[in-house]
Molecule: FMN riboswitch aptamer (RFN element)
RNA sequence: UUAGAUUUUCAGGACAGGGUGCGAUUCCCGACCGGCGGUAUACCCCGCGAGUGUUAACUGAACUUGUGCGAUUCAAGUGGCGACAGUAUAGUCUGGAUGGGAGGAAAUUAUG
Numbered sequence: 001u002u003a004g005a006u007u008u009u010c011a012g013g014a015c016a017g018g019g020u021g022c023g024a025u026u027c028c029c030g031a032c033c034g035g036c037g038g039u040a041u042a043c044c045c046c047g048c049g050a051g052u053g054u055u056a057a058c059u060g061a062a063c064u065u066g067u068g069c070g071a072u073u074c075a076a077g078u079g080g081c082g083a084c085a086g087u088a089u090a091g092u093c094u095g096g097a098u099g100g101g102a103g104g105a106a107a108u109u110a111u112g
Stems, first nucleotide, its partner, number of pairs: 004109007017029003031092002033082002035048004043080002051058002062078005084095003
């Protein structure tokens, strides 16, 4: 220095303001948020986790221009998406969840 093993630990954010209404952070205007790994820096490229399940499997959304060796990742612009249960219809409230978890970090150990 590299990989393996063991242990510990960490590991999700967000409706300001207004309208209608008996009642909505759920509708309407508007606001805000974006897990992990890979790759030129990614919510919408590839994969994973979460979620659902008849355990087979299923599971959201992007284009244009520019710079550059290289970007669907950067800059500019215009769009789109977001589990289940509850409740006046929820990405943002409450709940399963003091849960689970992709994965990250540290320590220890022995080997080459």